[in-house]
FMN riboswitch aptamer (RFN element), 117 nucleotides, folded computationally.
Model confidence (mean pLDDT): 84 of 100.
Its Rfam family is "FMN riboswitch aptamer (RFN element)". Rfam links the family to the GO term FMN binding.
Of the family's consensus pairs, 100% are formed in the model.

RNA sequence: GAGUUCCUUCGGGGUCGGGUGUAAGUCCCAACCGGCGGUACAGCCCGCGAGCUUUUUUAAGCAGGAUUUGGUGUGAUUCCAAAGCCGACAGUAUAGUCUGGAUGAGAGAAGGAAUAC
Numbered sequence: 001g002a003g004u005u006c007c008u009u010c011g012g013g014g015u016c017g018g019g020u021g022u023a024a025g026u027c028c029c030a031a032c033c034g035g036c037g038g039u040a041c042a043g044c045c046c047g048c049g050a051g052c053u054u055u056u057u058u059a060a061g062c063a064g065g066a067u068u069u070g071g072u073g074u075g076a077u078u079c080c081a082a083a084g085c086c087g088a089c090a091g092u093a094u095a096g097u098c099u100g101g102a103u104g105a106g107a108g109a110a111g112g113a114a115u116a117c
Base pairs, nucleotide, nucleotide: 001117003115004114005113006112007111008110009109010108017029018028019027031097032096033087034086035048036047037046038045043085044084051062052061053060054059067083068082069081070080071079089100090099091098
């Protein structure tokens, strides 16, 4: 230094203000937020995770979203400038932001131990 096994810890943010209404953080105006790995620094490029189903359960299937233009540069849909767009399921006046499954799970991150090279 890389491999294998195990242990511990960590591991998601956000409706100011206003309108309508019996009632809305759900509608309308407006505001705000951005998990993990990869790659020139990414919510919207590639991949993963959270939900559901099935005894192929260290698996398979389903559901679930979005970007352009210009600039710099060897290189950027990642930086800079501008204008846009998106957001599981259940509940409730229609929800990315409230409540709930969830003191859960988890992509993974850090540290440690053992083992053999």